Notes: The RNA shown here (Glycine riboswitch aptamer) has 94 nucleotides and comes from a Streptosporangiaceae bacterium. NCBI's taxonomy places the organism under Bacteria, Actinomycetota, Actinomycetes, Streptosporangiales, Streptosporangiaceae. Rfam family: Glycine riboswitch aptamer. Gene Ontology term of the family: glycine biosynthetic process.

């Protein structure tokens, strides 16, 4: 130098489900719209919980895109598991 692995930063892509109801309040008022609550219906890919495939022959341990929806989300925005790129650090191989 190169390849791989881990971490961090930046960056690109990134799904699903009502921009529902009308009861209230506020802005504002002709309608309507926006925000905060309430009600019903949904989604799973922040986080969290559960089983456990699997890691691995055993113990310990870890643990899913499965599952639950506490949280979060259901126009746009924001967020977003995961994947890619660049840079830096560490380690391994050569």
């Nucleotide at each position: 130098a190169c390849a791989c692995g881990c971490c961090a930063a930046c960056u690109g892509g990134g799904a699903g489900a009502g921009a529902c109801c009308u009861c209230g309040c506020g802005c504002a008022g002709c309608c309507a719209g926006c925000g905060c609550g309430g009600g019903c219906g949904c989604c799973g890919a922040a986080g969290g919980g559960g089983c456990a495939a699997c890691c691995u022959c055993c113990c310990c341990g870890g643990a899913a895109c499965c599952u639950c929806u506490c949280a979060g989300g259901c126009a746009a925005a924001a967020g977003g598991a995961c994947c890619g790129g660049u840079u830096g650090g560490c380690g391994u191989g050569c």